[in-house]
Context: one part of a larger RNA
Molecule: large-subunit ribosomal RNA, domain IV
Organism: Spumella-like flagellate JBNZ41
RNA sequence: CUAUAUUGAAGGAACUCGGCAAAUUAACUCUGUAACUUCGGGAGAAGGAGUGACAUCUUGGUUAACGCCAAGAAUGUUGGCACUAAAGAAGAAGAAACGACUGUUUAACAAAAACACAAGUCUCUGCAAAUUCGAAAGAAGAAGUAUAGAGACUGACACCUGCCCGGUGCUGUAAGGUAAUGUGGAGAUGUAUAUGCAUCGAAAUUAAGCCCCAGCAAACGGCGGCUGUAACUCUGACGGUCCAAAGGUAGCGAAAUUCCUUGUCGGGUAAGUUCCGACCUGCAUGAAUGGUGUAACGAUUUCUUCACUGUCUCCAAUAUAGACUUG
Numbered sequence: 001c002u003a004u005a006u007u008g009a010a011g012g013a014a015c016u017c018g019g020c021a022a023a024u025u026a027a028c029u030c031u032g033u034a035a036c037u038u039c040g041g042g043a044g045a046a047g048g049a050g051u052g053a054c055a056u057c058u059u060g061g062u063u064a065a066c067g068c069c070a071a072g073a074a075u076g077u078u079g080g081c082a083c084u085a086a087a088g089a090a091g092a093a094g095a096a097a098c099g100a101c102u103g104u105u106u107a108a109c110a111a112a113a114a115c116a117c118a119a120g121u122c123u124c125u126g127c128a129a130a131u132u133c134g135a136a137a138g139a140a141g142a143a144g145u146a147u148a149g150a151g152a153c154u155g156a157c158a159c160c161u162g163c164c165c166g167g168u169g170c171u172g173u174a175a176g177g178u179a180a181u182g183u184g185g186a187g188a189u190g191u192a193u194a195u196g197c198a199u200c201g202a203a204a205u206u207a208a209g210c211c212c213c214a215g216c217a218a219a220c221g222g223c224g225g226c227u228g229u230a231a232c233u234c235u236g237a238c239g240g241u242c243c244a245a246a247g248g249u250a251g252c253g254a255a256a257u258u259c260c261u262u263g264u265c266g267g268g269u270a271a272g273u274u275c276c277g278a279c280c281u282g283c284a285u286g287a288a289u290g291g292u293g294u295a296a297c298g299a300u301u302u303c304u305u306c307a308c309u310g311u312c313u314c315c316a317a318u319a320u321a322g323a324c325u326u327g
Base pairs, nucleotide, nucleotide: 001322002321003320004319005318006317007316008315010313011312014311019308027051028050029049030048031047036041038156052078053077054076055075056074057072058071059070060069061068062067079083091306092305093304094303095302096301097300098298099297103115104114119154120153121152122151123150124149125148131140132139133138157293158292159291160290162223163222164221167220168219169216170215171214172213176211177210178209182205183204187200188199189198190197191196224242225241226240227239228238251285252282263279264278265277266276267275
């Protein structure tokens, strides 16, 4: 010096991306317990007190009896700095983001906010079901029958889920247009051994599809500019105009989304690019590609406080094993 442990004056996160690591806490009994809440929880919330040994006593078991064992309460005595005396055994609280939850996952760098989930919605399917595997036979679906089965999206619960069918898609559509092939055979051409043979071929007729016409957005998706205007100023309820299928509703908003940006204001700090609460000028929020809330839950992420500490100021000592020297 390295590793693994133990201890440490004063301070106590000043360390650091970040309290990473370590320390604190810890058992049992009694007490006491907030916001919030889906009334179940939150909760072991938090916080506080006690705990040794001996004597007496009560109850139970056992014994023929003495006694022994177990449990319990109170009183008294008594020792130590220290009594769950060693070991083993939650640190706690507040605020926010995301995901409701338990669960699942990248075997060997990711455990999560990803997947799943109960629940919601849409579409298909009437049974020889739809769908799927298989040239087929046949099988799964199912020894099921629409409260069933399959596919897709959202993801507990609460309050909700606005406008657009022009494009794409799906569904419907006894008409019309177009459309392959077939049917048809007006007519034409070649051939002069032929009332033939061969070739071409108009009208008419003919499927799905496409066009056309409708419906459907919890289908894929989309949801505007410019400009004038109120008796200070500012703003613009109001008006004009252009475009569009319709011009973003309720909510939320510098957000896991905000470029400018460390936006501005407030809070917390002596000092805060983070954090919390607001504002709205949303570069480029927004409603099952779900929107906004939300108790409980989380080895999730962010911020703060208390306790605690060698993380640090600033390192030191001890033990063990190496390292080093000699053999």